[in-house]
RNA sequence: GGGGAUGUAGCUCAGCUGGGAGAGCAACACGUUCGCAACGUGUAGGCCGGGGGUUCGAGUCCCCUCAUCUCCA
Numbered sequence: 001g002g003g004g005a006u007g008u009a010g011c012u013c014a015g016c017u018g019g020g021a022g023a024g025c026a027a028c029a030c031g032u033u034c035g036c037a038a039c040g041u042g043u044a045g046g047c048c049g050g051g052g053g054u055u056c057g058a059g060u061c062c063c064c065u066c067a068u069c070u071c072c073a
Stems, first nucleotide, its partner, number of pairs: 001072007010025004019056001027043005049065005
């Protein structure tokens, strides 16, 4: 320098053909307990790596760019 993959909640990851942003764990509150753990119920937490474009509508499609991993040189 060139090719490929990944980037979504604090962490690990879904998101099927463009139309509701979600799960588990963690955190917090409440219940249960003398108390802790476990269990149950609930709450909060995201401008989907960044910018631009297409579209009535983009996590999803296109372009540029950043980071990490990997292959070639």
This is a predicted structure of a 73-nucleotide RNA (transfer RNA) from a Coriobacteriia bacterium. Rfam family: tRNA. About the family: Transfer RNA (tRNA) molecules are approximately 80 nucleotides in length.